[in-house]
């Protein structure tokens, strides 16, 4: 330098254009417990950035950013 694929809560992940973006864990709070832990219920927390297509974009297209692999 070229090519491929990736980027979604603090962490790990699901979502093949139609929903309030789901699950687990972490954090916080309630219940339980003499206390802690376990258990149980709840709350908060998210689509890398910009633009385009579409009635509608996490999803499709373009550019950029970050990191990975392969080739040179």
């Nucleotide at each position: 330098g070229g090519c491929u694929g990736c980027g979604u809560a603090g962490u790990g992940u699901a979502a093949u254009g139609g929903u309030u973006a789901g699950c687990a864990u972490c954090a916080c709070g309630g219940c339980c417990u003499u206390u802690c832990a376990u258990g149980u219920c709840g709350u908060a927390g998210g689509u890398g950035a910009g633009g385009g297509u579409u009635c509608g974009a996490u999803u499709c297209c373009c550019u950029c950013c970050g990191g990975a692999g392969c080739c040179a």
Predicted 3D model of a 72-nucleotide RNA (transfer RNA) from a marine sediment metagenome. Its mean pLDDT, the model's own confidence on a scale to 100, is 80. The RNAcentral record of the sequence draws on MGnify. It matches the Rfam family "tRNA". The family's RNA type in Rfam is transfer RNA.